A computed fold for an 83-nucleotide RNA from a Woeseiaceae bacterium, annotated as c-di-GMP-I riboswitch aptamer.
The coordinates come from a structure-prediction model, not an experiment, and the mean pLDDT is 90.
Parts: sequence; structure tokens; C1' cells
RNA sequence: GUACUGAAACGGCAAACCCGUCGAAAGGCGGGGACGCAAAGCUACCGAUCUACGGGGAAACCUAAGAUAGCGGGGUUGCCAAG
Repeated sequence: GUACUGAAACGGCAAACCCGUCGAAAGGCGGGGACGCAAAGCUACCGAUCUACGGGGAAACCUAAGAUAGCGGGGUUGCCAAG
């Protein structure tokens, strides 16, 4: 230095919920707040799930180009270092 691993330390992120705001919604963003997380950093490439403005349908319902990275996989970057 690298890989596996994650005992310790410095720290980091931030669920639910509340307020404001954008959105048809799912959900996003900002503030508060911590359930948790060794990538809970980034990425929508694959699977999965959510929503359906719009479109289809007599209706039930179907449909993603919308969304979820804290659902799983993949790609990529990174702090520390007992073993």
C1' cells in the first nucleotide's frame, strides 16, 4: 500500500412524526426530530414495490415516460484501523 474483516476512536448520515413548500398522487426539498445505518455517499443499469395527472376500458380494472438508492442486486467513490 492492497484485500478480507469491523474490536476501538474521530466523526458522518438520518426513519417515523411535526411545520413549511413543490407535485394529480406516489413522493421530493427545507427546518425540527432520531428509528436505525460501516457506505443509510453517489448512480434508475437489472429485478421488485408504490402512484396513475394522462391514455385504454361499459365497469372492475390495466398502463410509467413519474417515484422509492433506508427493498435486493450491479457500477462507482470514500474515513479509521484491533485482527